The prediction has a mean pLDDT of 80. The RNA shown here (transfer RNA) has 72 nucleotides and comes from a Patescibacteria group bacterium. It was read from a public genome assembly. NCBI's taxonomy places the organism under Bacteria, Bacteria candidate phyla. Rfam family: tRNA. It is annotated as a transfer RNA.
RNA sequence: GGCCCUAUCGUCUAACGGUUAGGACAUCGCCUUCUCAAGGCGGUAAUCAGGGUUCGAUUCCCUGUAGGGUCA
Numbered sequence: 001g002g003c004c005c006u007a008u009c010g011u012c013u014a015a016c017g018g019u020u021a022g023g024a025c026a027u028c029g030c031c032u033u034c035u036c037a038a039g040g041c042g043g044u045a046a047u048c049a050g051g052g053u054u055c056g057a058u059u060c061c062c063u064g065u066a067g068g069g070u071c072a
Stems, first nucleotide, its partner, number of pairs: 001071007010025004018055001027043005048064005
């Protein structure tokens, strides 16, 4: 340098083009307990960046960035 794959809450991971962007762990609050742990209920928190297509994009297309694989 060519080609291929990946990028979503703090972490891991879902999401036929129409989801309130869901779940687990973590975190915060409350309940329970003499206290702690465990348990129960609830809250906060995310689509890599810029364009394009579309009535509508996390999803499709282009470019870039970052990571990984492969060939030389």